[in-house]
RNA sequence: GGGUAUAUAGCUCAAUGGUAGAGCGUCGGCCUUUUAAGCCGCGGGUUUUAGGUUCAAGUCCUAAUAUGCCCA
Numbered sequence: 001g002g003g004u005a006u007a008u009a010g011c012u013c014a015a016u017g018g019u020a021g022a023g024c025g026u027c028g029g030c031c032u033u034u035u036a037a038g039c040c041g042c043g044g045g046u047u048u049u050a051g052g053u054u055c056a057a058g059u060c061c062u063a064a065u066a067u068g069c070c071c072a
Stems, first nucleotide, its partner, number of pairs: 001071007010024004018055001027041004048064005
């Protein structure tokens, strides 16, 4: 330099173009002499950035950025 994949909650990951979710963790409660384990519940999101298409975009298109891989 060329190609390709990925980017969503604190972490790991979902989501058929039609209300953005789960597990773990944090926090609160129950239980326990206490801790751990177990049970219940709450909260937490500028979906990497900028445009475009569409009634409607995390999803489709373009470009950029970051990271990984392949080729040279």
Background: Predicted 3D model of a 72-nucleotide RNA (transfer RNA) from Saccharomycomorpha psychra. A source record names the gene trnK-TTT. Model confidence (mean pLDDT): 80 of 100. The RNAcentral record of the sequence draws on ENA. Rfam family: tRNA. Rfam links the family to the GO term triplet codon-amino acid adaptor activity.